[in-house]
RNA sequence: CGGGGUAUGGCCUAAUGGUAUGGCGCACGCUUCGGGUGCGUGAGGUUCCGAGUUCGACUCUCGGUACCCCGA
Numbered sequence: 001c002g003g004g005g006u007a008u009g010g011c012c013u014a015a016u017g018g019u020a021u022g023g024c025g026c027a028c029g030c031u032u033c034g035g036g037u038g039c040g041u042g043a044g045g046u047u048c049c050g051a052g053u054u055c056g057a058c059u060c061u062c063g064g065u066a067c068c069c070c071g072a
Base pairs, nucleotide, nucleotide: 001071002070003069004068005067006066007065010024011023012022018055026042027041028040029039030038048064049063050062051061052060
């Protein structure tokens, strides 16, 4: 320098263009003599950044950033 891939709550992960899903973790409650397990409720997200298309974008287009892989 060229090509490809990835980026979503603290961590991992899903999401035909139509209010962003689930698990772990966290907080509270129930259960217990207590803990664990189990059950219930809840908090937590500028979906990497900017622009465009669209009635509507995690999703499509363009540009950028970071990381990974391949080639030179």

Transfer RNA from a Candidatus Jacksonbacteria bacterium, 72 nucleotides, folded computationally. It matches the Rfam family "tRNA". By type it is a transfer RNA. Rfam's curators write: Transfer RNA (tRNA) molecules are approximately 80 nucleotides in length. The sequence is in RNAcentral, with records from ENA. The coordinates come from a structure-prediction model, not an experiment, and the mean pLDDT is 82. The source organism's lineage runs through Bacteria, Bacteria candidate phyla and Candidatus Jacksoniibacteriota.